About this RNA:
Predicted 3D model of a 182-nucleotide RNA (FMN riboswitch aptamer (RFN element)) from a Micromonosporaceae bacterium. It was read from a public genome assembly, where an Rfam model found it. Model confidence (mean pLDDT): 77 of 100.
RNA sequence: ACGCGCUGGCGGGACUCGGUGAAAUUCCGAACCGGCGGUGAUCCGGUGGCGCCUCGCACGAAGCGGCGGGGGCGGCACCGGUAGCCCGCGACCCGGUCGGUGUGGCGAUUGUGCCGCGCCGGACGGUGGACCCGGUGAGACUCCGGGGCCGACGGUCACAGUCCGGAUGGGAGGCAGCGCGC
Numbered sequence: 001a002c003g004c005g006c007u008g009g010c011g012g013g014a015c016u017c018g019g020u021g022a023a024a025u026u027c028c029g030a031a032c033c034g035g036c037g038g039u040g041a042u043c044c045g046g047u048g049g050c051g052c053c054u055c056g057c058a059c060g061a062a063g064c065g066g067c068g069g070g071g072g073c074g075g076c077a078c079c080g081g082u083a084g085c086c087c088g089c090g091a092c093c094c095g096g097u098c099g100g101u102g103u104g105g106c107g108a109u110u111g112u113g114c115c116g117c118g119c120c121g122g123a124c125g126g127u128g129g130a131c132c133c134g135g136u137g138a139g140a141c142u143c144c145g146g147g148g149c150c151g152a153c154g155g156u157c158a159c160a161g162u163c164c165g166g167a168u169g170g171g172a173g174g175c176a177g178c179g180c181g182c
Stems, first nucleotide, its partner, number of pairs: 002181007010173001016030004032161001033151002035089004043081006050074005055068003084149002093126003097122010131147005153165003
């Protein structure tokens, strides 16, 4: 380093101006935001050594050569970054199922069970939004340029990606520490 287990904390951004109106951060015009993992020929940044060019220094008649933690370029290696709309996942919602629990009914009479409804939890399944054109190139839905598009549920004097709420919740995941294995 890797594998397994445990523990800890971390783990989502954004309404500004104008208009209409009795009322809008909800509508209209313009503006603003983009979770996690993967991919990312290319692109960006860094480091390393190598090669080439060049500059300086000393020696020298000069060249070759020497020294330099000077400069530039090139390709290589390594590290890091890089997609809202490419792949997968999470949040929200739905479903049966299993476990726990509350409650009502039934059964039984020394029952420990069955049925309905609700709540909590686990694993699983389902649902769940959005991209084109041009350029470069061997190769791009990822780079560059342009123009588009999307965004759970409940609430609200009026329709919400941005306000309030469930949520001091959940969470993809990721970091650190400890133990064991190798």